[in-house]
Molecule: Bacterial RNase P class A
Organism: Methylobacter sp.
RNA sequence: AGAGUUAGCUGGACAGUCGCUGUUUUACCAUCCGGUAAAAUGGAGGAAAGUCCGGGCUCCAUUGGGCAAGGUGCCAGGUAACCCCUGGGGGGCGCGAGCCCACGGAAAGUGCCACAGAAAAUAAACCGCCGGCUUAGGCCGGUAAGGGUGAAAAGGUGCGGUAAGAGCGCACCGCGCGAUUGGUAACAAAAGCGGCACGGCAAACCCUGCCUGGAGCAAGAUCAAAUAGAGGAACCAAGGCGUGGCCCGCGCCGUUCCCGGGUAGAUUGCUUGAGCUGCAAGGCGACUUGCGGCCUAGAUGAAUGACUGUUCUCGACAGAACCCGGCUUAUAGGCUAACUCUUUCA
Numbered sequence: 001a002g003a004g005u006u007a008g009c010u011g012g013a014c015a016g017u018c019g020c021u022g023u024u025u026u027a028c029c030a031u032c033c034g035g036u037a038a039a040a041u042g043g044a045g046g047a048a049a050g051u052c053c054g055g056g057c058u059c060c061a062u063u064g065g066g067c068a069a070g071g072u073g074c075c076a077g078g079u080a081a082c083c084c085c086u087g088g089g090g091g092g093c094g095c096g097a098g099c100c101c102a103c104g105g106a107a108a109g110u111g112c113c114a115c116a117g118a119a120a121a122u123a124a125a126c127c128g129c130c131g132g133c134u135u136a137g138g139c140c141g142g143u144a145a146g147g148g149u150g151a152a153a154a155g156g157u158g159c160g161g162u163a164a165g166a167g168c169g170c171a172c173c174g175c176g177c178g179a180u181u182g183g184u185a186a187c188a189a190a191a192g193c194g195g196c197a198c199g200g201c202a203a204a205c206c207c208u209g210c211c212u213g214g215a216g217c218a219a220g221a222u223c224a225a226a227u228a229g230a231g232g233a234a235c236c237a238a239g240g241c242g243u244g245g246c247c248c249g250c251g252c253c254g255u256u257c258c259c260g261g262g263u264a265g266a267u268u269g270c271u272u273g274a275g276c277u278g279c280a281a282g283g284c285g286a287c288u289u290g291c292g293g294c295c296u297a298g299a300u301g302a303a304u305g306a307c308u309g310u311u312c313u314c315g316a317c318a319g320a321a322c323c324c325g326g327c328u329u330a331u332a333g334g335c336u337a338a339c340u341c342u343u344u345c346a
Stems, first nucleotide, its partner, number of pairs: 001342010012311007020043010045317001049328002052326005057216004064248004069212005074088005089103001090101004104207002109205002111201003126147002128143006155173006174196001175194003180189003220268004229259001231258005239253004275294008
């Protein structure tokens, strides 16, 4: 100097005029709710998005179990919890810093592996090699080391052995086994034993460990308002109903469906939170604990807009609707730190 990897910050700024909205204060109006004016002060995000997960909260509702179903899948931790995060193990990719993993079981069973190929898993002979017979053609037997097909072909390399070969035997590697050692564990290492089980796929069905009530702020609560039921049908205590399905238990005593009619305004829930942040301690880390500081939108047909001037890195993706923790997706430009590789100079 170039090329990368990982983590983080920012997401135009300043000033003026008018406009919108929450809270507070003052003044006036007003029966209450409240309304008007002025002033002060606050007013969209890192993803507010997707609605993919997990919860808080509210109701069913008094309180349990099972089946089915669904989710998840190495180990140990973190967390309110999770399919999330951290660390470790194993596998894969990369020269490397690093990145990815839908990571339990194929010796419980079933199933699939097209085409090609002799043969695709209780799987084997096309070419070839060897032996015998035959006048030549050719026939019989042995073989799976060599070649071919294929994504994958009865472990790999070498030596011996054989008629030719083959773990047939041996050495090393690979694979399997139990004990020992290290580790909380997943696992790993050396030594030993075994010629060695018949490949892959479970993101195939399946088996299995662990986890799981439902509905949702349009939940729910309060006030106001209005009304038409002479309606029909079903079950009816051995019954009906009870917030996914089925069963048992428990609770209540009527319940469900169809037709027809009336009202629908206001308040609340609604923002102080598993909140943000500084320091210290503990921890590899996620994070935890203690002591301080701060208050940061609550709209309801849906609030932050318009204009002007200056400046600049010339502006991307994009707007809360009960709240929070994750994941995923989109993102112009600018800045910071650490690490890796290549080249050059000292």